[in-house]
RNA sequence: GCGCGGGAGAGAACCCCGGGAACCACUUUUCCCGGAGUCGCCGAAGGCGUAACCCCCCGGAACCGCUCAGGCAAAAGGACCGCGC
Numbered sequence: 001g002c003g004c005g006g007g008a009g010a011g012a013a014c015c016c017c018g019g020g021a022a023c024c025a026c027u028u029u030u031c032c033c034g035g036a037g038u039c040g041c042c043g044a045a046g047g048c049g050u051a052a053c054c055c056c057c058c059g060g061a062a063c064c065g066c067u068c069a070g071g072c073a074a075a076a077g078g079a080c081c082g083c084g085c
Stems, first nucleotide, its partner, number of pairs: 001085006011039001013038002016035007040072003046068001047066003053060002
């Protein structure tokens, strides 16, 4: 590095627009999907900062911090762990 298995946290938020389905039959209402905006939140892809420590030239370096990215139903992703090559 590859394959398999395990793998957390945080709003299925609010609002607007578009599409679909069902109901109603006077108006409409409900659900799902996609996009934008608004705040709230998470931290285990990545990124940045930093310390013990290593090196002692430069530098390297955390699941510690930040939250730019990413994420907050499921799916996907996922540090890390186990087995095999």
Predicted 3D model of an 85-nucleotide RNA (Glycine riboswitch aptamer) from a marine eukaryotic metagenome.
Its mean pLDDT, the model's own confidence on a scale to 100, is 77.